[in-house]
Context: one part of a larger RNA
Parts: sequence; structure tokens; C1' cells
RNA sequence: GGCGCACGGUGAAUGCCUGGGCACGAGGAGCCGAUGAAGGACGUAGGAGUCUGCGAUAAGCCUCGGGGAGGUGACAACCGACCUGUGAUCCGGGGAUGUCCGAAUGGGGAAACCCACCAGGGGUCAUGCUCUGGUACCCGCCACUGAAUGUAUAGGUGGUGUGGAGGGAACGUGGGGAAGUGAAACAUCUCAGUACCCACAGGAAGAGAAAACAAUAGUGAUUCCGUGAGUAGUGGCGAGCGAAAGCGGAGGUGGCUAAACCGGAUCUGUGUGAUACCCGGCAGGGGUUGCAGGUUCGGGGUUGUUGGGACGUGUCUGAUUCUUCUGCCGGAGGGUCGACGUUUGGCAUGCUGCUAGUCGAAGCCGUGGUGAGUGCGGUGGCGUAGAGGGUGUGACUCCCGUAGACGAAAGUGGUGUGUGGCGUGACGCUGUUCCCGAGUAGCACCGGGCCCGUGAAAUCCGGUGUGAAUCUGCCAGGACCACCUGGUAAGCCUGAAUACUACCUCGUGACCGAUAGCGGACAAGUACCGUGAGGGAAAGGUGAAAAGUACCCCGGGAGGGGAGUGAAAUAGUACCUGAAACCGUGUGCUU
Repeated sequence: GGCGCACGGUGAAUGCCUGGGCACGAGGAGCCGAUGAAGGACGUAGGAGUCUGCGAUAAGCCUCGGGGAGGUGACAACCGACCUGUGAUCCGGGGAUGUCCGAAUGGGGAAACCCACCAGGGGUCAUGCUCUGGUACCCGCCACUGAAUGUAUAGGUGGUGUGGAGGGAACGUGGGGAAGUGAAACAUCUCAGUACCCACAGGAAGAGAAAACAAUAGUGAUUCCGUGAGUAGUGGCGAGCGAAAGCGGAGGUGGCUAAACCGGAUCUGUGUGAUACCCGGCAGGGGUUGCAGGUUCGGGGUUGUUGGGACGUGUCUGAUUCUUCUGCCGGAGGGUCGACGUUUGGCAUGCUGCUAGUCGAAGCCGUGGUGAGUGCGGUGGCGUAGAGGGUGUGACUCCCGUAGACGAAAGUGGUGUGUGGCGUGACGCUGUUCCCGAGUAGCACCGGGCCCGUGAAAUCCGGUGUGAAUCUGCCAGGACCACCUGGUAAGCCUGAAUACUACCUCGUGACCGAUAGCGGACAAGUACCGUGAGGGAAAGGUGAAAAGUACCCCGGGAGGGGAGUGAAAUAGUACCUGAAACCGUGUGCUU
């Protein structure tokens, strides 16, 4: 030196564990913000730091409830000073305070800073100083003022508003919009209207009450699911893309306007002098009230069987009252009650949830060895509770719970009833007349979107140009025409079934178990890196309990040796287990 064996050191794998994650399910909730948000800065406790809470009233203040003995949050002790059955700490409802920045909004600004003005207050002889409130912009409305320019308008000033702004994980609608890729290359095509950017909205959004589908039979708004169907189609007919009707389900809801016509107000024009007009008839009375056009308000009206409505006309309609220049007759209109329908926080009230909580059954004895009894042996008990967790292994009966049963001063969700609010005639006949959504439909050209790539290319949307009709009308049924059938565009609103989960509660897992699982079980979006956008870690475990080694010895200390604690100290805070590489000590064999 090598090969073994034994014992160590180093090292951290492995095993076991889990206060953390991951993925789902059910229910709830689904916006916050100028009454200043989201997110921060700086402060704040008797004592340094970080986290949590809070805001100069600063780990808190008031009040109403719950609860019932300790408490002054955590790391995290120690000391001090206190609070508490006159009910503290703690939990919940409501309120108060809430520095500075931030949409940030008095002006400025390199965020958390600087500098003002106005009104009122404190202080000073006075100024400086200081406290409270206000002072941004845009939009709507109102008032005043007011150019070129006469009336006006623009503009200006002031007031006013639950007004706007900014933020938000995914979901939604709209405006823009790729490429890698596939086509075994590549250009039409695909990826894909995807990713991404922007705007805006809501708890959902969007869509939605047929100018729909269908086919000789019918359906009857929209949305979503299954099927139809990888079908019909489309396609350098390549790669690929890819419906609809129908059928079966979920859920169900239908409404309001424009116009014709009537009436009121107002503006413009026009007009006789008694015509027109004042609801009609008779009588009386009025005297520009008229007519035409424009604007505005109210009524009216809302549909596709044989179109609907206005206008005209008829029948049936509950009571009562008022008005219509006056009286009578007839008619018309309005109010109240009744009838019917509808609505929901306007009020009252009932029930039921949520935001604190409460009650909640039943066990002892022995035991070798053990640190500990939940183990074992014996003998009981409860069970609408033998889910789960904790306790010195392993516990239905020790603790928290579990099954079950109760509970709210206050706030809030759902649901019902009463009251209140709101709305409302029905059915016919005639067709001489009037209306039925216009720079619209259609058409031409160019695009987009539909299963549809220009094709025979309808339907839908846009740009440019042109440009109708009003029911004897117009659109559609895949060029186009005829017939037939379906519908009634060019106005608006609409719950549910559907999508999603930042957030709350409960639950589950042939999900992970510290190189895993979120990047993060720990002072983690921290340390650190970067000018910046941004990138982004490592790091868990003594023990049942600190009982964390008093005291002695060596040493400057670090660290050890005794002693002591403990079941164990080769469990000593470099701490469970403690593999391997690597480094030693002793010993056997061997060179």
C1' cells in the first nucleotide's frame, strides 16, 4: 500500500409525519369607487425588528346582542404597569374616527412631497403659525349675461345632480388582428377570427316575439343540451373545413311604440265683418274664437285565418257624480266606487335562511413489562351519536365534536298575505276615403360573413352610386319567371333555461407529501439579479413535556470531560430516522 472485518467522522438519501398545496362537488355571493375604491407609503403597544390589526380617537372608540373567567395579537420569551362577575379578553350586527399617496380632483410634482386662495375659528399688540370646511375637468338641467350681427346664436359666469371618471380572476359583446404550424416543398387554403391589443357592460352578457322555417302535411320568439352527422355540402375537390330542418329534452312570457284621426298649447301666414266657429236639434247668447301650415304635449293605435288601424255605423255593456256658453232632449268626455288583470318594496305582517351561538348519551378494575395505556385480561354501558380530530402508542363511552334538537337586540336574502301603486270595455257591418316606420328596400360595382374558396349563388352585413311602392302594396321559399305557400322589413324592451369563479361556507379525493404539491408548508413574489420591462430562489421535523444540562474540571474562547434531566442525549436546539460517495481509527491476511 491492497483486500476484508469492527467502530467512527462527514454527508444527506430513505422511511414516517404535515400547520401547505392541487383538483372537483353542492350551496351562497357576484361587483367596488368623488360618502374617495383597488393598491400602497408612513405611523401606531411601556421596551429594538418583522408579520397581523388599526389610523393622530391609531393591536383601538361607542352601541346592541352572544359568551362566562381569565386577559393585555403572533414570532417569543422576560421585566414593568394594568384590566376583569359593576361581566373583561373574545365572537357577531350597527355606528364613529380614518394621516399621506393613489381616478386623486385647489396649483405643482421625481407617488406617499412642495406651494396656495376663499369663508369661519384658535393664537399674537401685529405678522409669521395653526384648525375646520371649500376651491379640478366633462356632461345634463336651470338662471343671468352676451360678440361678429338687427332678432338671435356661439361664448362667458353662477347654481344644481345618489351624474361620469378609476379598479376587478374568469365568463360576455363589439372594434382591430398575426405567425410558428398543416398541406410531408409552397402561393389559394389551413392554423383562426385562434393568440394578442383596444373599448364597453353585467351578475350574467348576447339573442329574442317571424318581412321565420317548411312543403301540399305542418310548426309557431330566443337560448342551451342530445340526436340528426362527420351526414348534406364545401375544398389547389388537396390538406382540410363542415351545417340546417326535423326529433328528444332543459326552461318558458310576452309587451311598448311610429303613422292615420281627435283635442290642448304655441309660432307663422291669411281672412269676411257676419259667413265660418262655439257637439247635434229648438230658442237665446258669444264675437276672431275661424282656416292652412310648422313645433310640442295628451288621447288614439299596434295587426297578417277573410290583413290591422283611423274615419263612418250597429248591438251588448255595473253604480254614482261632474263637465261640455245657457234651458230641454239626445250624445260625448272625465272623476270615484265596483269588476278583471298586473306589479313590488310604498307600508304593515307571517314563515323561512344567512351574519355570533346553545344543549348534546354511555366505564370502571387489574395488569407483566412500559416513559406514557387509547394495548392486553375481566366485567359493564350508550347508540337517531361506531364521521373526524386531539389526548404521553392504538379511545363509541377522557376532551372537542358527531346524530338529533334549539337560538337573534341589529343588519340582510327568499317567500306568502293584506293594503297601496299601475293598467283595462267586448263583438260586429260597410269600403267612397286616409294610415301602416325612406335616402329605406331594390338595383349596379367592390368587399365581408354564411357548410358555400364567385360559383347557377339565393339569404345576411358594409362602402360608393342610383333609387321605389302602402294591401289591387311589399318580402321570402338557393340565379331567374309563373303558380302556390309562408310572412309583414326599414322603431324599442323583455325573466328563465346557458357561461364563469377573484370571493364565502360545507364536503370529497385509487391527488402530492418538502428536488413532490402553488414560485411560495418557513420573514415569498421575500432575499437576490437587472437602468428597466422583468426574472426570481434556497430554507419543514429535539422531546410526551424544555424537564434546553444546576454544580465541578480543562480551555482566552469555541468545544469538551464529569454530574444531572429524560424511556432514550449516538434525542443536546449543528437536534427523528441517518443509506452512498468521501475521510479515518483498530485489527486479520497479504505485498